[in-house]
RNA sequence: AUUGAACGCUGGCGGCAGGCCUAACACAUGCAAGUCGAGCGGUAGCACAGGAGAGCUUGCUCUCUGGGUGACGAGCGGCGGACGGGUGAGUAAUGUCUGGGAAACUGCCUGAUGGAGGGGGAUAACUACUGGAAACGGUAGCUAAUACCGCAUAACGUCUUCGGACCAAAGUGGGGGACCUUCGGGCCUCACGCCAUCAGAUGUGCCCAGAUGGGAUUAGCUAGUAGGUGGGGUAAUGGCUCACCUAGGCAACGAUCCCUAGCUGGUCUGAGAGGAUGACCAGCCACACUGGAACUGAGACACGGUCCAGACUCCUACGGGAGGCAGCAGUGGGGAAUCUUGCACAAUGGGGGAAACCCUGAUGCAGCGACGCCGCGUGAGCGAUGAAGCCCUUCGGGGUGUAAAGCUCUUUCGGCAGGAACGAUAAUGACGGUACCUGCAGAAGAAGCUGCGGCUAACUACGUGCCAGCAGCCGCGGUAAUACGUAGGCAGCAAGCGUUGUUCGGAGUUACUGGGCGUAAAGAGUAUGUAGGCGGUUGCGUAAGUUCGGUGUGAAAUCUCCCGGCUUAACUGGGAGGGUGCGCCGAAAACUGCGUGGCUUGAGUGCGGGAGAGGAGAGCGGAAUUCCUGGUGUAGCGGUGAAAUGCGUAGAUAUCAGGAGGAACACCGGCGGUGUAGACGGCUCUCUGGACCGUAACUGACGCUGAGAUACGAAAGCGUGGGUAGCAAACAGGAUUAGAUACCCUGGUAGUCCACGCCCUAAACGAUGCACACUUGGUGUGAGCAGUUCAUUCUGUUCGUGCCGGAGCUAACGCGUUAAGUGUGCCGCCUGGGGAGUACGGUCGCAAGGCUGAAACUCAAAGGAAUUGACGGGGGCCCGCACAAGCGGUGGAGCAUGUGGUUCAAUUCGACGCAACGCGAAGAACCUUACCUGGGCUCGAACGGCUGCUGAACAUUCCUGGAAACAGGGACUUCCCGCAAGGGACUGCAGUCGAGGUGCUGCAUGGCUGUCGUCAGCUCGUGUCGUGAGAUGUUGGGUUAAGUCCGGCAACGAGCGCAACCCUUGCCCUGUGUUGCCAUGCCGAAAGGCGGAACUCGCAGGGGACCGCCAGCGAUAAGCUGGAGGAAGGUGGGGAUGACGUCAAGUCAUCAUGGCCUUUAUGUCCAGGGCUACACACGUGCUACAAUGGCCGGUACAAACCGUCGCUAAGUCGCGAGACGGAGCUAAUCGGAGAAAGCCGGUCUCAGUUCGGAUUGCAGGCUGCAACCCGCCUGCAUGAAGCUGGAAUCGCUAGUAAUGGCGCAUCAGAACGGCGCCGUGAAUACGUUCCCGGGCCUUGUACACACCGCCCGUCACAUCACGAAAGUGGAUUGUACUAGAAGUCCGCAGGCCGACCCGCAAGGGGGGCAGCGGCCCAAGGUAUGAUCCAUGAUUGGGGUG
Repeated sequence: AUUGAACGCUGGCGGCAGGCCUAACACAUGCAAGUCGAGCGGUAGCACAGGAGAGCUUGCUCUCUGGGUGACGAGCGGCGGACGGGUGAGUAAUGUCUGGGAAACUGCCUGAUGGAGGGGGAUAACUACUGGAAACGGUAGCUAAUACCGCAUAACGUCUUCGGACCAAAGUGGGGGACCUUCGGGCCUCACGCCAUCAGAUGUGCCCAGAUGGGAUUAGCUAGUAGGUGGGGUAAUGGCUCACCUAGGCAACGAUCCCUAGCUGGUCUGAGAGGAUGACCAGCCACACUGGAACUGAGACACGGUCCAGACUCCUACGGGAGGCAGCAGUGGGGAAUCUUGCACAAUGGGGGAAACCCUGAUGCAGCGACGCCGCGUGAGCGAUGAAGCCCUUCGGGGUGUAAAGCUCUUUCGGCAGGAACGAUAAUGACGGUACCUGCAGAAGAAGCUGCGGCUAACUACGUGCCAGCAGCCGCGGUAAUACGUAGGCAGCAAGCGUUGUUCGGAGUUACUGGGCGUAAAGAGUAUGUAGGCGGUUGCGUAAGUUCGGUGUGAAAUCUCCCGGCUUAACUGGGAGGGUGCGCCGAAAACUGCGUGGCUUGAGUGCGGGAGAGGAGAGCGGAAUUCCUGGUGUAGCGGUGAAAUGCGUAGAUAUCAGGAGGAACACCGGCGGUGUAGACGGCUCUCUGGACCGUAACUGACGCUGAGAUACGAAAGCGUGGGUAGCAAACAGGAUUAGAUACCCUGGUAGUCCACGCCCUAAACGAUGCACACUUGGUGUGAGCAGUUCAUUCUGUUCGUGCCGGAGCUAACGCGUUAAGUGUGCCGCCUGGGGAGUACGGUCGCAAGGCUGAAACUCAAAGGAAUUGACGGGGGCCCGCACAAGCGGUGGAGCAUGUGGUUCAAUUCGACGCAACGCGAAGAACCUUACCUGGGCUCGAACGGCUGCUGAACAUUCCUGGAAACAGGGACUUCCCGCAAGGGACUGCAGUCGAGGUGCUGCAUGGCUGUCGUCAGCUCGUGUCGUGAGAUGUUGGGUUAAGUCCGGCAACGAGCGCAACCCUUGCCCUGUGUUGCCAUGCCGAAAGGCGGAACUCGCAGGGGACCGCCAGCGAUAAGCUGGAGGAAGGUGGGGAUGACGUCAAGUCAUCAUGGCCUUUAUGUCCAGGGCUACACACGUGCUACAAUGGCCGGUACAAACCGUCGCUAAGUCGCGAGACGGAGCUAAUCGGAGAAAGCCGGUCUCAGUUCGGAUUGCAGGCUGCAACCCGCCUGCAUGAAGCUGGAAUCGCUAGUAAUGGCGCAUCAGAACGGCGCCGUGAAUACGUUCCCGGGCCUUGUACACACCGCCCGUCACAUCACGAAAGUGGAUUGUACUAGAAGUCCGCAGGCCGACCCGCAAGGGGGGCAGCGGCCCAAGGUAUGAUCCAUGAUUGGGGUG
């Protein structure tokens, strides 16, 4: 875009079209085919003349009669019921379409030529009798015709032996002068008919060619079959039928069989070519309940005819009958679904009739349904205070929105009223009082549907919370949903709008136009060759193809253009075009074909050569393995990562000699050779195929490809018979392992080998079909030939085989004269993934299995090439206390501390690999505190605004209850401005808006932090390359701690990182000199003072280090190595400093913050308790286990830091913790403050100890409101575990580890933790293989939430479709036999009968009827096959979860 549509919501009007797509299912009822009296006999009914009668009202009514008339039931007869109308079951050709053809018929119609004379016998109706329930008959009798039958006539008819023979008819009506008449008429004329023949027109039958679906998992079919001759038959040709003869005919250009289907003009779509379709309209065909059959007729094998059979329905008196809506309406049923039991013959058309007229569910109209197409309307103008309502909001406002209201207009459609057609130029109008016209009133009666994440026009709020739901595809929804639902707004279309279904398009996605096959699906494993397709060069002829011209046809409608008619449009009328097709006539002769004659270049032959693992057979050879025999010889051998099984003292392995047997042929050997491919490798001989080179003698297109077909075809496997050394599926044993039906080892059978026969598949690969031609190059190599050289040299050429690359091609990778380039010819193959190379069928095979080869179902992908990352038990380079080398620990003990778990009223919360666990917490007795129990408060414990009232507020203090909070009651005192009124600030009370929340969400967030990692990386601009993702730069060579630097380079630059700048420490200088310092000088007993400014030190400012210098290495660079100098040497040591980013890492409990939740509680106050629990497990530490030690005594040397709510001296007391005390110090001044390890001396002597100090008891001290839960310290007493710690694991590379002490923060008190300080002060680093982490380059990848990835198969469960299956049920069909209704045809010495003939007659003939028989034959039956469908216990695999 489309539709014969359906469904959902909605629905004002009109015009024009269309309306059972399903059950060719069954049908009630009515109608759909009759007509003619001018063919006939007639008169049942109606009407009217005429006649008779009666009543009377004397011109009316009634009764009877009455074929005389109009007419007419039934009947005889004619014409029509073969048209019109319906349906699409069947039919793949007896059909249809297009174009031809000859052997035909043709009622009615038209034209023409003739004729129509004279007779006859019947029979319906009717009457009588009679059977039957009915339908329907039977017998006897009467009668007519345009019914029927002879005779006559007979050609331009038929037949013919060419002489001849034969064949017809009907009248009726109107009018009428003469004449005739039986009074009907004859006769004449007109009209309608009748007969014969010819011709036309129309219609029909028949034949031919081409075209007209699918399936080869249908490959062979056929006996009247194919043809002939002769009969028969037909309107007509013909095996149409029969007898005989012949043996043919059809088929890969698809016969036969199966499935599906009415065909066409056209319709829908499409740019077209095509694809799909065949409703309505038109042409053809077929059918009429199912099957068969004929009759009548011009025409039928007949929708509303007949006969028979069958199924079904109905009637019945049970004997027997009737019926056929796929005509129009209508009913039931089926279905998602399709209308009124309407009006009229007025028009058009049809039948009959001379006509009037009759009939006509054809047709014309109306009705129903938005089913479709088209048109119209649902109002127009003004109208801002931008009303109300609703929605949103940043609370300011915004939107709906000129929309409404209001004011002013209009009246299409609709309503009411009036007039009123065309269709019919005269009569006749169903439609219809309709179209149309006029008038009236009044905005009055008339808008919905779908959508709003992207595609795709249109966005917000609330609700919901992976629920409910949406969804065409992608996909939305797990608490901030533009995607669900609702609302507001917006968008689109509009009397419709959406959804579903159908077809085409998009889809170049079956590719004719117009595709592909190296890797995406796709080249057959290879060759030979049949059919077919295609085919070199040059003449002549021809004209099939081809081209051109003419002509016929291609129905109408449809389509296109033009012009008309309905107000417009849809619709419709006229004209033209088109209809790409087919036939006929003619022309041309280039190309193709055909015929014929040449040619040599394609192809082949000959002759001459050389190369080769080409093939087959036979023979021969040496090395090696194994085995056997013998010798030597002794304890192992063998095997592996390591072992074991195994072999060996019965003598192995090793070694020497001899022998046996089988298989394979080292070196040469080469991206070398040969072959069609598979494949082929010792040597010799025999037989044999092919290619190549040279030559140019011969043939003369003999060619290329190749569906089927045929041959060959690795390995494995199969059969028969041999053979068997080594190797080796299966198997056995040993190992490995969680297991190990494996990898490894020891053995070992088929097999591997040979002969013969099968199998026929491979990643049978160059994943690249064959042949030919053309198109830049370079460089190897094999074989030949020619030329050339001193040469085994070089050059040229042909065939083969490699590599690299240009143009071109390719999605890219890549290919690239050996094409995947450019062309030609032919073959094979592909069309999303899975199911599946499966099932079924067929075929081949001994089997295994091969070839051919689907579908249901399921998914939205599967796949290719390349890119960036990440990853690898890939590679290369490099780094790090990463390993190694060392030192000391942890893991074992006790204790401390944190965590898990458990417990509890509560044990508040957070942190969870590294990167949680002495973490938040730089310090939980109350407080802290967030938790629990109990008791209180509710504008609240703190704060802001407003309103009202009140009082200054505040402060101090007392009493009662109580655990306190709190509740209740007192005492005391009072502000500023202003004259005043009043105001201001403040307090309390009441009310209100805000409060408050350590409640939830760190996965809504900010900020801050951890981590990779102080790792060297992360990016950008411009340019260039690539279709693109992207690459380049940033890679490569060196170098560095470093993307540090150098040099190179299609890159050139730049940014964040690195480094440096900052702090500290190490050396020097300068300045300064107190509280610090003291060398010299003076004073003093000393401390110290005066003094000094040298030293130390403090502070401040400078210098110094830069590979600067030298040598070597390196590229002359960067730099590296070494040296000199220097306090320090190659970033001197340490710190601060943390790129782009990763981990939805951590934190809503520091703080801030969106959303949600709570508001007499999840807020707040108080007391007590808890965070300190304790079968247990883990982390981090301390103290130890002792002699490098413990204890005792003596003695030496720091740094940094702190102190007024503080540090606290001296002195005194106490064993001690400490107490008293109160000088000094806001600190280079005073204090903490004694450093300890160390050194000197003594003692202990290897023990659970003079080690170790846990635990516990008693007694004390300190802080604090308060040490019970629950602090620290002291003294005395007690004296546990523990004797160096399993698997595992941590730190550290120098002033480091280890070890020793000191200080500080927090803090009333409470460190074994944390943060700092100084003292003493090592060992080791070969090195980078390995473990861990990281950086760069490269490689593979099916990974990309990225290896903690992805993913395979079994099993279990659920579900879906399919296959097999003993069978079972059905459908279709073949063959054989049987059967045989109706009926045509044939036969019948018998039965019956009117026309004609013979006969005086009887009778006979002819003809007919019934009956019987026969051929054919429908239904039916029996038997046996085939195909298809359904179903089936059980079973098999497959899909999905």
Molecule: small-subunit ribosomal RNA
Organism: uncultured bacterium